RNAcentral holds the full RNA, with entries from SILVA. The part of an RNA shown here (large-subunit ribosomal RNA, domain VI) has 265 nucleotides and comes from metagenomes. Model confidence (mean pLDDT): 87 of 100.

Context: one part of a larger RNA
Parts: sequence; structure tokens; C1' cells
RNA sequence: CGCAAGAGUAUUGAGAGGAUUCCUCCUUAGUACGAGAGGACCGGGAGGAACGCACCGCUGGUGUACCUGUUAUCGUGCCAACGGUAAACGCAGGGUAGCUAUGUGCGGAGUGGAUAACCGCUGAAAGCAUCUAAGUGGGAAGCCCACCUCAAGAUGAGUACUCUCACUACAUAAGUAGGUAAGGUCACGGGCAGAACACCCGUUAAUAGGAUGUAGAUGGAAGCUCAGUAAUGAGUGCAGUCGAGCAUUACUAACAGACCGAGGG
Repeated sequence: CGCAAGAGUAUUGAGAGGAUUCCUCCUUAGUACGAGAGGACCGGGAGGAACGCACCGCUGGUGUACCUGUUAUCGUGCCAACGGUAAACGCAGGGUAGCUAUGUGCGGAGUGGAUAACCGCUGAAAGCAUCUAAGUGGGAAGCCCACCUCAAGAUGAGUACUCUCACUACAUAAGUAGGUAAGGUCACGGGCAGAACACCCGUUAAUAGGAUGUAGAUGGAAGCUCAGUAAUGAGUGCAGUCGAGCAUUACUAACAGACCGAGGG
């Protein structure tokens, strides 16, 4: 821009894409078959491989939020306690959220249709024979459907429901411009959404921050007391610190606003 008014929501599915893989074992059954050796079709059940989709409850990884230990050196006058730097984490031990696989869950199920090679039934031309000429049946991981996803720019522009409309000026034949309606955009606070855009939520309310609490992480703070000559240890005390997660709470900030947008089709 189009979809012959302007919007919001929900849909149909023309069409497109994905997937549709393989192995082993048990059973049927040591049966059918076979002199034996060997050894099934069909059907039923179980396990797995790779691949795909999703997720983070478990097992782990990362985790330059965080907690702890520790070396050198500098600083806060000193002790103690802390802070800076050591190549963008000094080194080291752990680790929440998030992201993840090697972790977990699920999937390739089932049922049809038309067929290929091929196998048939009936059957003439051609008194026989013949699956074919008329007619008719079976038959594949393949084809169509079925399963999952996208999908009306499918310009062939679909469908349903709901909402808004008998404004102003100029021209009046069509129309042009303006302010609006439903609605939308910008703006503002944000996100598990994200390169930008888009998408989603909120704008007086739990949207973000803060505060309070807490799942959880670390692992026993400082100070004081006690034991020990001391290093150190114990008690106060599962302490202190943190807490991207989860709750509660308007304390702070979502204020103030601006613009677009039909005229009865």
C1' cells in the first nucleotide's frame, strides 16, 4: 500500500515445511520345513542406538552476582579488623538464578485410500489356453491422507462475533481539509521477548527499584569471655554475609501528556 467505511478478537485451510530411521532379545517354537546340520513366515511382548522437540525437578557444567580460605605488597597512625592491586576474577574451595548436556521427559503410534513390480479370480478375441481385451481382488520403508508447525498478499486477499459512527469548514457532482469515535501509536515503568524493529505486561497499579520475610548459597562473622606461654581452639551462635528466585508491602518511580484514526460505506 492492498483486501471498496474504520477497528478489535477468534477462526477455515488453498498451499508450504518437518517427521515418517534402525538394531537386539523373549515368545509363538526348536514348531512349520529339513535325512541331518540347521531353522522360519505371520502374530505378540520387551529393551536399546542414533536423530528430533521440549525442559532444568534430579546428576553435573558454567556462574567476572555471592560466600569462604590464602600469598605478596600498599593504605586506613599502630594492634585487631578491613579496603586496593597482583592482565582485566591474584590464586584457590564451593555456589543461587539464568544458560546448558553428558541430565530428564516425550516423539517417529494407529487407521485408511489409490497404486508399482508381482500374485490372482472370472474371461473371450482364438470351441483350447490366457491376470485383460469388458469386469474384478490382493500387493511396498514409496504416493495421498492421517501426526506436528506455519499459513487469506490464497490480489482467488475467505469466514464468524463484537465495537464505532447521520461532525465542522470549503466546494457542492465527485471531493478536499480539520477536530473526533471505536481503536491505535508515541511517551513512561518493565519482561522469562529481543541486534534494531517486532512481541508481551503494566502506567495508581505489585510494572521496576527499595523495604520486610523466605527457598537457597557459603560455612561458623566482628566484639567479648574462657583454655593455652603462644600458634591456636572453644562458647556466645547452623552464626554472619549474600540472596538474579518466591511472597508481602505503595516508601520511590510509571508523571505530564502528544499524535494518528470513519462519516454510512